[in-house]
Context: one part of a larger RNA
RNA sequence: CCCUCGUUAAGGAACUAGGCAAUUUGACCCCGUAACUUCGGGAGAAGGGGUACCCUUUGGCGUGUAUGCGCUGGAGGGUCGCAGAGAAAUGGCUCUAGUGACUGGUUAACAAAACCACAGGUCUCUGCUAAGCCGUAAGGCGAUGUAUAGGGGCUGACGCGUGCCCAGUGCCGGAAGGUUAAAGGGAGAGGUUAGGCGCAAGCCGAAGCUUUGAACUGAAGCCCCGGUGAACGGCGGCCGUAACUAUAACGGUCCUAAGGUAGCGAAAUUCCUUGUCGGGUAAGUUCCGACCCGCACGAACCGCGUAACAACUAGAGUAGUGUCUCAACGAGGGACCCG
Numbered sequence: 001c002c003c004u005c006g007u008u009a010a011g012g013a014a015c016u017a018g019g020c021a022a023u024u025u026g027a028c029c030c031c032g033u034a035a036c037u038u039c040g041g042g043a044g045a046a047g048g049g050g051u052a053c054c055c056u057u058u059g060g061c062g063u064g065u066a067u068g069c070g071c072u073g074g075a076g077g078g079u080c081g082c083a084g085a086g087a088a089a090u091g092g093c094u095c096u097a098g099u100g101a102c103u104g105g106u107u108a109a110c111a112a113a114a115c116c117a118c119a120g121g122u123c124u125c126u127g128c129u130a131a132g133c134c135g136u137a138a139g140g141c142g143a144u145g146u147a148u149a150g151g152g153g154c155u156g157a158c159g160c161g162u163g164c165c166c167a168g169u170g171c172c173g174g175a176a177g178g179u180u181a182a183a184g185g186g187a188g189a190g191g192u193u194a195g196g197c198g199c200a201a202g203c204c205g206a207a208g209c210u211u212u213g214a215a216c217u218g219a220a221g222c223c224c225c226g227g228u229g230a231a232c233g234g235c236g237g238c239c240g241u242a243a244c245u246a247u248a249a250c251g252g253u254c255c256u257a258a259g260g261u262a263g264c265g266a267a268a269u270u271c272c273u274u275g276u277c278g279g280g281u282a283a284g285u286u287c288c289g290a291c292c293c294g295c296a297c298g299a300a301c302c303g304c305g306u307a308a309c310a311a312c313u314a315g316a317g318u319a320g321u322g323u324c325u326c327a328a329c330g331a332g333g334g335a336c337c338c339g
Stems, first nucleotide, its partner, number of pairs: 001334008010325002014323001027051005036041001038157001052079012080084001092318007099310002104116002120155007132141003158305004163235003168232002170228005177223003183217002188212005195204003236254005263297001264294001275291005
């Protein structure tokens, strides 16, 4: 010096990113216990007091034939110590806010969380040989179930709510018209030549065979016409205006499918920003309450609240502390020296 422990004057978080770590608290009995609340909770809230042994006395219960024995209370008096749950084991507590309702699950071996799940909500598919899924198939799961069932998507207890846009994309419905495949169809065209014509070169050329092939008929789909947002998604700009100023209930204009409603808001979202005001501190880039100029909240990628819960996150306090001022001493084990 390192590791694991013990004790510590005065102070008591001044340490530090942060009370990290370590203290404090602790068992049982009695008293007492707030806001809030979904009336269950919160709650062991908080905060207090008691606890050993001896004597006396007085109840209850069990058991037994019984002098009794065992268990468990109340009251009074006394004894000793610094200390009576005398050791071990055995919650520190409170307030405010954020997030997630909760119990639960998760990155075996850096992350336990605000992530996942969840009951509940909603949309959608599925009429049974169900949809969906596995398999080449047979077959199987779904299910020995039957729409109060089963599959899929999103949301995520509960309370109050969930606005506008169907132009684009998706899905659903429609079938008049346009477009459209194979197929059907076969007008017509080419090749070949029996034959005909011609002095010849050559020309014409039926049937058959063969190479092609127009019109016309022709489904879904697409175009088209509607619907649909707890489907994918989206939810404006400029200018002017009130008898101080400022601001603009109001007006004009352009664009759009429609221009963000309720609620919330410098927020787990705010760049400017340590915004401004208030609270807390002697002093507060954090925190809490407001304001609203929302760079770039916003309604099931849910909005806003919410009792209870949390090894969650942020802030404040109380108690007690070697975290610190500032270090000291001690114990054990290493390191180190000798062998």